The RNA shown here (transfer RNA) has 72 nucleotides and comes from Microcaecilia unicolor. The RNAcentral record of the sequence draws on Rfam. It matches the Rfam family "tRNA". The family's RNA type in Rfam is transfer RNA. About the family: Transfer RNA (tRNA) molecules are approximately 80 nucleotides in length. Gene Ontology term of the family: triplet codon-amino acid adaptor activity.
[in-house]
RNA sequence: GGGGGUAUAGCUCAGUGGUAGAGUGUUUGACUUCAGAUUAAGAGAUCCCUAGUUCAAAUCUAGGUGCCUCCU
Numbered sequence: 001g002g003g004g005g006u007a008u009a010g011c012u013c014a015g016u017g018g019u020a021g022a023g024u025g026u027u028u029g030a031c032u033u034c035a036g037a038u039u040a041a042g043a044g045a046u047c048c049c050u051a052g053u054u055c056a057a058a059u060c061u062a063g064g065u066g067c068c069u070c071c072u
Stems, first nucleotide, its partner, number of pairs: 001071007010024004018055001026042005048064005
């Protein structure tokens, strides 16, 4: 210098243009002498950034940034 992949909740990850989810963590209640385990409920994301396409974008397109990887 060039090619490919990737960015979504505190963490690990799903999500095929039409209501943003799971596990784990966290908060509160039940249970327990207390804690753990179990169980019920809640909070938590402007989906990396900027534009574009579309009635509608996490999803498609372009550019940028970070990370991983291959070639030279």